The part of an RNA shown here (large-subunit ribosomal RNA, domain I) has 550 nucleotides and comes from Kiritimatiella glycovorans. Its mean pLDDT, the model's own confidence on a scale to 100, is 84.

Context: one part of a larger RNA
RNA sequence: GGCGCAUGGUGAAUGCCUUGGUACCGGAAGGCGAUGAAGGACGUGCUAAGCUGCGAAAAGCCUCGGGGAGCGGCAAAGACGCUCUGAUCCGGGGAUGUCCUAAUGGGGAAACCCGGCCCUGGUAAUGCGGGGUCACUGGAGUCUGAAUAAAAUAGGGCUUCAGGGCGAUACCCGGGGAACUGAAACAUCUCAGUACCCGGAGGAAAAGAAAGCGACAGCGAUUCCCUAAGUAGUGGCGAGCGAACGGGGAACAGCCUAAACUCUGCUGCUUGCAGCGGAGGGUUGCGGGACCGCGAUACGGAAGUUCGGAGGGAUAGUUGAAGCAGAUGGAAAGCUGCUCCACAGAAGGUGAAAGGCCUGUAAACGAAAUCCUGACGAUGCCCAGCGGUAUCCCAAGUAGGACGGGACACGUGAAACCCCGUCUGAAUCUAGGGGGCCCACCUCCUAAGGCUAAAUACUAACCGGUAACCGAUAGUGAACCAGUACCGUGAGGGAAAGGUGAAAAGAACCCCUGCUAGGGGAGUGAAAUAGAACCUGAAACCAUGUGCUU
Numbered sequence: 001g002g003c004g005c006a007u008g009g010u011g012a013a014u015g016c017c018u019u020g021g022u023a024c025c026g027g028a029a030g031g032c033g034a035u036g037a038a039g040g041a042c043g044u045g046c047u048a049a050g051c052u053g054c055g056a057a058a059a060g061c062c063u064c065g066g067g068g069a070g071c072g073g074c075a076a077a078g079a080c081g082c083u084c085u086g087a088u089c090c091g092g093g094g095a096u097g098u099c100c101u102a103a104u105g106g107g108g109a110a111a112c113c114c115g116g117c118c119c120u121g122g123u124a125a126u127g128c129g130g131g132g133u134c135a136c137u138g139g140a141g142u143c144u145g146a147a148u149a150a151a152a153u154a155g156g157g158c159u160u161c162a163g164g165g166c167g168a169u170a171c172c173c174g175g176g177g178a179a180c181u182g183a184a185a186c187a188u189c190u191c192a193g194u195a196c197c198c199g200g201a202g203g204a205a206a207a208g209a210a211a212g213c214g215a216c217a218g219c220g221a222u223u224c225c226c227u228a229a230g231u232a233g234u235g236g237c238g239a240g241c242g243a244a245c246g247g248g249g250a251a252c253a254g255c256c257u258a259a260a261c262u263c264u265g266c267u268g269c270u271u272g273c274a275g276c277g278g279a280g281g282g283u284u285g286c287g288g289g290a291c292c293g294c295g296a297u298a299c300g301g302a303a304g305u306u307c308g309g310a311g312g313g314a315u316a317g318u319u320g321a322a323g324c325a326g327a328u329g330g331a332a333a334g335c336u337g338c339u340c341c342a343c344a345g346a347a348g349g350u351g352a353a354a355g356g357c358c359u360g361u362a363a364a365c366g367a368a369a370u371c372c373u374g375a376c377g378a379u380g381c382c383c384a385g386c387g388g389u390a391u392c393c394c395a396a397g398u399a400g401g402a403c404g405g406g407a408c409a410c411g412u413g414a415a416a417c418c419c420c421g422u423c424u425g426a427a428u429c430u431a432g433g434g435g436g437c438c439c440a441c442c443u444c445c446u447a448a449g450g451c452u453a454a455a456u457a458c459u460a461a462c463c464g465g466u467a468a469c470c471g472a473u474a475g476u477g478a479a480c481c482a483g484u485a486c487c488g489u490g491a492g493g494g495a496a497a498g499g500u501g502a503a504a505a506g507a508a509c510c511c512c513u514g515c516u517a518g519g520g521g522a523g524u525g526a527a528a529u530a531g532a533a534c535c536u537g538a539a540a541c542c543a544u545g546u547g548c549u550u
Base pairs, nucleotide, nucleotide: 001549002548003547004546005545006544007543008542009541015535016499017498020470021469022467023466024465025464026463027462029459030458031166032165039100040099041098042055043054044053046078050074051073061094062093063092064091065090066089070082071081072080105114106113107112115134116133117132118131119130120129121128136163137162138161139160140159141158142157143156144155171202172200173199174198175197176196182189186236212219213218223250224249225248226247227246233241234240254451255450256449257395261280262279263278264277265276266275267274268273269272285429287394288393289392290391291388292387293386294385300382301381306378307377308376311373312372313371314370315369317365318364319363323338324337325336326335339356340355341345347359348358349357400424401423402422403421404420405419406418410436431446432445433444434443435442486493487492506534509521510520511519512518
């Protein structure tokens, strides 16, 4: 020096653990905001900083409930206090709530600067302090009011209501709208009306009460699911795209205007017409209504105008059965013996493994206050028929047409239907639209106004639950003071980091030493090779000892 073994050091793997995560299910909720949000800045404690809470009334104030012995958050110790005259704590309601931020008196490089008006404190007075108020836009009402004589309008003032911003990268509707890609290249096509941008809304949204479908039979608003069906079609007939009818289910709900006509108010003026407003009327496709005649005031209805409201639920909680002994051990819940409860043998904790120790569990109860729901009641609201006539009405720059586009499963095709731009442009029931070019017969329906629950979609936050989900290089980026430290001018990127012990019992005292670090005794503990660089403690690597060997 090499190899082996042993004992240590270093190191952190592994095992075990879980406060954190992941996915899904059920319930409930689906918003917050000018009464100033979301999010922050700065403060606030007997205490330096941080987190949490709170706001100059500042880890809190008042009140109403719950609860019942300790309490002053994380967070020890000290100091000083509070508390059975009921504190701390939990829940309901209220008060306070600096400054920034939609930010809104004006400004601004956020958390700052500078004002007007009214009231008020203070001063001899100014300066200074406190409270209130002052943005913009839209709607409604009202008072005014130009150009222009009147009127009117524009504009202005005041009052009042509303909006603004945020939130889940979710769901929904609308306005815009790619490319990579696929077509084994690529241009029509596809990806895809996707991603993305913008606007808007709701707890859902959208759609919706046939100018529908269908086929010579019929159906009867919309939405969603299964099927029809990868069918019919469409398609450089390539790649691909891809229905509907019908059938089966979920859920079911239908209504209101405009017009004709009647009454009435106002305005205009070429004084008998036009326009505007209000009330009644009326709402349909066996066409309906107006109009005329007859008859009636009932039976009912709801998606509910304003109230009341049995009951139910949410936000604190309450009761809640049944076990002892022995041995082992540091400790019993494990073992042994005897025993009990069970509408409770879910689970968690307790010094090892507990139905009967604790918290709970089954079951059963509970609210002063606020909120949700709500049978039912009151009030308000809505609703009827028969016949006649052919005078009136039945949604206009609309339907339709041409051209150019879009959207329909449908790429211009024989291309209907639907929507838009430009130019045109009807009819009123003897009418009009559709039935996939077009025409006829036949048939279905009634556009050009509006509303409408449920079945459907989603889940940020809240409550409960489940897992052949993870277990600290995993699972969220984040189990820990993480969107932190750190990096970047910025948009943005983005970590590492868990475990003493049952209990701090966290090592009094002594020694080495520099009042240090580290260590040796002593002591605690079951254990200290559990000593805070703390469970277990592999390997690389480094030592020491020893054996063999060169």